A computed fold for a 532-nucleotide part of an RNA from a Gemmatimonadota bacterium, annotated as large-subunit ribosomal RNA, domain I.
Context: one part of a larger RNA
């Protein structure tokens, strides 16, 4: 040197810990804003750089309410104070709220710059400072709109990479994206549906049906319905015919057109209007009104039972001995593992502003019978042609739906469907409106639960995290947790130039001594031993 052993440094591995995540239920809210948001600058404290709170009234001011001995956040010293005349804290309310942002008196390179009016104020003036007001758009006018905000929801526009073992139809996918609007949900919805000669009875959502029936360079692949089982249930309102008024037009001056209002009426065994008759009930209300019994509800409240004994320990909550109490043996703390030591637990009870409601009242809506000559049943629509989209359906025998362009009826002896088209038969009444539950979804906010991480895991973030750092910018993005039961954080000595050390004390323990729990390996050393 090497290799064994001992015993140290470094280092941070593993346990063991949990303030922090991460997922599901439930239950609540589902918005916010010109009354200036959401996000920010900047200030605000005895001393204050950060976070948090707040706003020139500046870690706060006001009023209730509860609370009841401390208290001046995070943070651990000082100092000066505040507190039973009820502080701090919490909870409702409310004041005050600089500047920037949609930002709105003009401007602007956001948080600045510069103004008119009114009215106050300071200055001798010149000037300044305080208070309101002055944007646009819509509307007569009272008002209203703007801009935020996870996901979800209609809607206007729409990729390709990929599959198709290449690739054009085709697929991915009406998916990603990008625009407009809403709501607590939205959408859809009361047959011009289906069925099939039986009947069914709005729509949404499900589980079948069925990976069938079809589409399909009949490739890749896409992919129903009708019936069946379940969740939820609900139905309404107009136009028009007809009356009436009210106004305007035309004119033969008593017709007719037009507009607006009420009344009327709403249907597919066709309905209603007209015409005659009979009757004043019954049932309902999703929209209104005021009163509400009760219920929920913020912050509370009362709440059982070892200051039990013995030894061990630093400490007992373990052990051992004896009770106890339960509608409370969830659960979390406390010097080790606690039903009975503290908090709370079950269970009881109060209730602010407020929120919802039943019975009742107003209120509003609601019927019948017979007739049958007239009268009305939604128009540039239905349907046709061309192009195109859409339906599982790629043009195909291709209906059905939607519509650029062009064409273009019918009013019940009318019209639409029933997969080309006709007949015959079923069946429904388009071109007006509106509907609640069943359903998606989660930015928050309670609560629960968890063969869900446990600090290289789990959120990017358990710590001053979108920080610090990088980038001109869009943007990208960290590492970083642990003394102890209690700072009891080593008084004093000593070496020293500091930094450490040593000793002394303090813990149970300091090799728990501040990046301090435990402390693995690499790597680096002392010491002994063997080998050479």
């Nucleotide at each position: 040197a090497g290799c064994a052993c001992a015993c140290g440094g470094u280092g941070a591995a593993u346990g063991c810990c949990u303030u922090g995540g991460c997922a599901u239920c439930g239950a609540g809210a589902g918005g916010c804003g010109a009354u200036g948001a959401a996000g920010g600058a900047c200030g605000u404290g005895c001393u204050a750089a950060g976070c948090u709170g707040c706003g020139a009234a500046a870690a706060g001011c006001c009023u209730g309410g509860g609370g009841g001995a401390g208290g001046u956040g995070c943070a651990c010293a000082g100092a000066a104070c505040c507190u039973g005349u009820g502080a701090u804290c919490u909870c409702a309310g409310g004041a005050u709220g600089u500047c920037c942002g949609a930002a709105u008196g003009g401007g602007g390179a956001a948080a600045c710059c510069c103004g008119g009016c009114u009215g106050g104020u300071c200055g001798c003036g010149a000037g300044g400072c305080c208070a309101g007001u002055c944007a646009c758009c819509c509307g007569a006018a009272a008002g209203g709109g703007a801009g935020c905000c996870a996901a979800c929801c209609c809607u206007g526009g729409g990729a390709a990479c990929u599959g198709a073992a290449a690739c054009a139809u085709c697929u991915c996918a009406g998916u990603a994206c990008c625009g407009g609007g809403a709501g607590g949900a939205a959408a859809a919805g009361a047959a011009a549906u289906c069925a099939a000669c039986c009947g069914a009875g709005a729509u949404u959502c499900u589980g079948c049906u069925a990976g069938u029936a079809g589409c399909g360079g009949u490739g890749a692949g896409c992919g129903a319905a009708c019936g069946c089982g379940g969740a939820a249930g609900a139905g309404g309102c107009c136009a028009a015919a007809c009356c009436u008024g009210a106004g305007g037009g035309g004119c033969u001056u008593g017709c007719u057109c037009c507009u607006c209002a009420g009344g009327g009426g709403u249907u597919g065994u066709g309905g209603g209007a007209c015409c005659g008759u009979a009757a004043c009930a019954u049932g309902g209300g999703a929209u209104g009104u005021a009163c509400g019994a009760c219920a929920c509800g913020a912050g509370g409240g009362u709440g059982a039972a070892a200051c039990g004994g013995c030894g061990u320990g630093g400490a007992a909550u373990a052990g051992c001995c004896u009770g106890c109490c339960a509608a409370a043996g969830a659960g979390g703390g406390u010097g080790a593992g606690a039903g009975c030591c503290c908090c709370g637990u079950a269970a009881c009870u109060g209730g602010u502003u407020g929120u919802g409601u039943a019975c009742g009242a107003c209120c509003c809506c609601u019927a019948g019978c017979g007739g049958u000559a007239u009268c009305c049943c939604g128009a540039g629509u239905a349907g046709c042609g061309c192009g195109g989209g859409g339906c599982a359906c790629g043009u195909g025998u291709a209906a059905u739906c939607c519509u650029g362009c062009g064409u273009g009826a019918a009013u019940c002896u009318g019209g639409g469907g029933c997969g080309a088209c006709c007949a015959c038969g079923c069946u429904c009444c388009a071109a007006g409106c509106c509907u609640a539950a069943a359903u998606a979804c989660u930015c928050c906010u309670c609560g629960a639960u968890g063969a869900c991480c446990g600090a290289u895991a789990g959120u990017g973030a358990a710590c001053a995290a979108g920080u610090a750092c990088c980038g001109u910018g869009a943007g990208g993005g960290a590492a970083a947790g642990g003394u102890g039961a209690a700072a009891a954080g080593a008084a004093c000595g000593c070496c020293a130039g500091g930094u450490g050390g040593c000793g002394a004390g303090u813990g149970a323990a300091a090799u728990a001594g501040u990046u301090c729990c435990u402390g693995a390996a690499a790597c680096c050393g002392u010491g002994u031993g063997c080998u050479g």